c-di-GMP-I riboswitch aptamer from Mangrovibacillus cuniculi, 85 nucleotides, folded computationally. Its mean pLDDT, the model's own confidence on a scale to 100, is 81. The source organism's lineage runs through Bacteria, Bacillati, Bacillota, Bacilli and Mangrovibacillus.
């Protein structure tokens, strides 16, 4: 250097809830709180896949389509911390 992730070392990060803001709504942002994570870091017309559907289109008027809205803790792509083997 590169694989790899353990009865290892610094440490890190915060799911769910809840309390409040914000958004049409997914969803976000503070405070508390930890299920879990070896990249739960960073990337969202510059891969895939997922939700939502204010607005728009069409409707048998029930609804369906439709993201330059969201989701990186779905896969993935970059990239970096340690070192027993």
């Nucleotide at each position: 250097u590169g694989u790899g992730g353990a009865u290892a070392u610094u440490g890190g990060c915060a799911u769910a809830c809840u309390u409040u803001u914000u958004g049409a709504a997914a969803g976000g942002g503070a405070a508390g709180g930890a299920c879990g994570c070896a990249a739960a870091a960073c990337u969202a017309a510059a891969g895939g896949g997922g939700c939502u559907a204010c607005g728009g289109u069409u409707u048998u008027c029930g609804a369906a389509c439709u993201a330059c809205g969201c989701c990186a803790g779905c896969c993935a792509g970059u990239u970096g911390c340690u070192u027993a083997c």